Bacterial RNase P class A from a Nannocystaceae bacterium, 366 nucleotides, folded computationally. Rfam family: Bacterial RNase P class A. Its family is annotated with tRNA processing, ribonuclease P activity and dimeric ribonuclease P complex in the Gene Ontology. NCBI's taxonomy places the organism under Bacteria, Pseudomonadati, Myxococcota, Nannocystales, Nannocystaceae. The model forms 93% of the base pairs in the Rfam consensus. The prediction has a mean pLDDT of 76.
RNA sequence: CGAGUAGGACAAGGCGAUCGCGGCGCUCGCUUCGGCGACGUCGAGGAAAGUCCGGGCUCCACAGGGCAGGGUGCUGGCGCAGGCCAGUCGGGGCGACCCGAAGGAAAGUGCCACAGAGAACAGACCGCCCGCGUUCGCGCGGGUAAGGGUGAAACGGUGAGGUAAGAGCUCACCGGGUCUUCGGCGACGAAGACCGCACGGUAAACCCCAUCCGGAGCAAGGCCGAACAGAGGCAGGCGGCGUCCUUCGCGGCGUCGCCGGGGGCUGCCCGUCCCGCCUCGGGUAGUGCCGCUCAGAGGAAUGAUCGCCACCGCGACAGAGCAAUCGGUCGUGGGACAGAACCCGGCUUACGACCUGUCUCGACCG
Numbered sequence: 001c002g003a004g005u006a007g008g009a010c011a012a013g014g015c016g017a018u019c020g021c022g023g024c025g026c027u028c029g030c031u032u033c034g035g036c037g038a039c040g041u042c043g044a045g046g047a048a049a050g051u052c053c054g055g056g057c058u059c060c061a062c063a064g065g066g067c068a069g070g071g072u073g074c075u076g077g078c079g080c081a082g083g084c085c086a087g088u089c090g091g092g093g094c095g096a097c098c099c100g101a102a103g104g105a106a107a108g109u110g111c112c113a114c115a116g117a118g119a120a121c122a123g124a125c126c127g128c129c130c131g132c133g134u135u136c137g138c139g140c141g142g143g144u145a146a147g148g149g150u151g152a153a154a155c156g157g158u159g160a161g162g163u164a165a166g167a168g169c170u171c172a173c174c175g176g177g178u179c180u181u182c183g184g185c186g187a188c189g190a191a192g193a194c195c196g197c198a199c200g201g202u203a204a205a206c207c208c209c210a211u212c213c214g215g216a217g218c219a220a221g222g223c224c225g226a227a228c229a230g231a232g233g234c235a236g237g238c239g240g241c242g243u244c245c246u247u248c249g250c251g252g253c254g255u256c257g258c259c260g261g262g263g264g265c266u267g268c269c270c271g272u273c274c275c276g277c278c279u280c281g282g283g284u285a286g287u288g289c290c291g292c293u294c295a296g297a298g299g300a301a302u303g304a305u306c307g308c309c310a311c312c313g314c315g316a317c318a319g320a321g322c323a324a325u326c327g328g329u330c331g332u333g334g335g336a337c338a339g340a341a342c343c344c345g346g347c348u349u350a351c352g353a354c355c356u357g358u359c360u361c362g363a364c365c366g
Stems, first nucleotide, its partner, number of pairs: 001362004005357004010352001013309007021043005027038004045337001049348002052346005057217004069213005074087005088102001089100004103208002108206002110202003125148002127144007156174006175197001176195008221290003224286001230280005236259009261275005311334007319326002
């Protein structure tokens, strides 16, 4: 110096000018009372994203237990959380370091394509060895599983002994199993003894074991509420009965019954149509109100241009240094991912530049 790795802190780089956007206001001005303008003040993120896992909050459901269904799955600790911290084992990397759906295949069932002789109580195609035959090419019978071949996987591996050739047949080491001891809370690790080796893989197949789990979501949920449609009604009048009186009526009060707004069809009644007003419960529109937030609404706002400075890359110029290299001036170019919508905690994904390390690897110079 380059590349990497772990961690940290930041992020429309700073300042100014002009134009613009959204919320709010014990402010000011104008107003056709609906608002508009001025001024002040506030106005995205580390991930606001994916909506993967949780919590709050809201509504619905709910005695308790079981079945079904689903999530999680090495160990210890913490946590509401599929997260975090520390470790174990396995895998990757020269390394710093990183990654892991990492329980059980000795409960049971299933599956293992193609190729291959043979794929789970396995098997003999080539080869090797022995015997017999032979037309000398080979054929038949037997032994073998070391070598070749197939396959993701071939019933332990390497070496030596042994043998007709071979074979855990025997031995040493490695691997595996069982037991014991020691270390560790534990996952697990180490050592020793014994066993010639029994128990292929697959649970991201069913399944078994352990553990956890009501459903829907701020379009939750509550309130206000036009218009249209629906239901009921209308200013008042007439009559009966009872009662009251300084007043005896065309009066007051109470109660019951009948009729009962305006207009048209038709002068009247019924009927029907249109119109006005009042009441009612349900409830739509609504940038309505609450929920709701020191950004916060409506799904929508939070920006643009210019100047100066800083930073980074490239080029030119001269300079420092023994050198690798380093800083300077001028010119030129550049600045990521991405936009809150109820709030909060985790995770994942996207992305720019910076800083740090008794960190790692490499190159170059003295």